[in-house]
RNA sequence: GAUAGAGGUUGCGUAAUUCAUGAGUAACUUAUCAGAUGCAGCAGGUGCAGAAGAUGAUAAGCAAAAGGGGAAAGCGCCGAAAGAGCAUAUUUCCUGCGGAUAUUCUCUUGGGCAUAUAUUGAACAAAUAUAUGACUGUCAUUUUUCAGCAGAAAAAUGGUGCGCUAUC
Numbered sequence: 001g002a003u004a005g006a007g008g009u010u011g012c013g014u015a016a017u018u019c020a021u022g023a024g025u026a027a028c029u030u031a032u033c034a035g036a037u038g039c040a041g042c043a044g045g046u047g048c049a050g051a052a053g054a055u056g057a058u059a060a061g062c063a064a065a066a067g068g069g070g071a072a073a074g075c076g077c078c079g080a081a082a083g084a085g086c087a088u089a090u091u092u093c094c095u096g097c098g099g100a101u102a103u104u105c106u107c108u109u110g111g112g113c114a115u116a117u118a119u120u121g122a123a124c125a126a127a128u129a130u131a132u133g134a135c136u137g138u139c140a141u142u143u144u145u146c147a148g149c150a151g152a153a154a155a156a157u158g159g160u161g162c163g164c165u166a167u168c
Base pairs, nucleotide, nucleotide: 001168002167003166004165005164008078011077012076013075014074017071018070019069028061029060030059031058032057033056037049038048039047040046041097042096043095044094045093081109082108083107084106085105087103088102089101090100091099092098110136111135113133114132115131116130117129118128119127120126137160138159139158140157141156142155143154144153145152146151
């Protein structure tokens, strides 16, 4: 340098399927009160709706969806993947800011779990980030045991993936 593997079945990611939540909520219709503004993330502009009643409130009727989540199975894998930042492209009525999607590059993170805080979110679900904690994989050192080598097991300490193991 090349090839092949391991960490766990609670490793990572993923389209379709199904279930609950979202929610008896939004929207829509009718009635009453009231009476001039409301909508497109924010600002400016532009447009749309509006005394044939905007917005709001009450009552009744009807009644969703998306994102996110659980499940088993399938597929792709072991920087799997996740996050942050710059840039580019597309998109959001126009411009600016912001948002969403994708890609390159740089940086961080071995892995999952629990707790706390913050952000997103309808949510007490979940995700992300940070911190703490024990656990776990792997390497090194030391001690003990097996059996006096190689080696294996256990314990302690420290490090962590551009790492580790095997073969060439």

Predicted 3D model of a 168-nucleotide RNA (Lysine riboswitch aptamer) from a mouse gut metagenome. It matches the Rfam family "Lysine riboswitch aptamer". From the family's description: Riboswitches are metabolite binding domains within certain messenger RNAs that serve as precision sensors for their corresponding targets. Allosteric rearrangement of mRNA structure is mediated by ligand binding, and this results in modulation of gene expression. This family includes riboswitches that sense lysine in a number of genes involved in lysine metabolism, including lysC. For this family Rfam cites "Regulation of lysine biosynthesis and transport genes in bacteria: yet another RNA riboswitch?" (Rodionov et al., Nucleic Acids Res, 2003). Its mean pLDDT, the model's own confidence on a scale to 100, is 80. The RNAcentral record of the sequence draws on MGnify.